Description: SAM riboswitch aptamer (S box leader) from a Bacillota bacterium, 109 nucleotides, folded computationally.
[in-house]
RNA sequence: CUUUCAUCCAGAGGCGGCUGAGGGACAGGCCCAAUGAAGCCACGGCAACCACUCCCCAUUCGGAGGACGGUGCCAAUUCCUGCGGACCAUGGGUCCGAAAAGAUGAGAG
Numbered sequence: 001c002u003u004u005c006a007u008c009c010a011g012a013g014g015c016g017g018c019u020g021a022g023g024g025a026c027a028g029g030c031c032c033a034a035u036g037a038a039g040c041c042a043c044g045g046c047a048a049c050c051a052c053u054c055c056c057c058a059u060u061c062g063g064a065g066g067a068c069g070g071u072g073c074c075a076a077u078u079c080c081u082g083c084g085g086a087c088c089a090u091g092g093g094u095c096c097g098a099a100a101a102g103a104u105g106a107g108a109g
Stems, first nucleotide, its partner, number of pairs: 001109008013043001016041003022032003026082004044074003049070002052065004078101001083097006
């Protein structure tokens, strides 16, 4: 990088140090930001994908547990929309989707 599967309306970040203008994937919108963005360090927290323990089971599947370990995450639903459909209405809006795109984990190439 490609691909398969699962999840994405829950939860949890503020103090300190360095630094100093961007950030929210992309586009449009709308937001956040010198009352300090992004990044790095230290501390803290959330969750439970993998791993671990137990139960069931021939095995797989499934269920429960805790949070030492590998990841992940800690503004706004993945911030909203993007494709398709239905309806209302012609400025647009509402709803639905195992649509697309994206993110994370586990596996394969």

It matches the Rfam family "SAM riboswitch aptamer (S box leader)". Its family is annotated with regulation of gene expression in the Gene Ontology. The model forms 97% of the base pairs in the Rfam consensus. The coordinates come from a structure-prediction model, not an experiment, and the mean pLDDT is 78. The organism belongs to Bacillota, within Bacteria. It was read from a public genome assembly, where an Rfam model found it.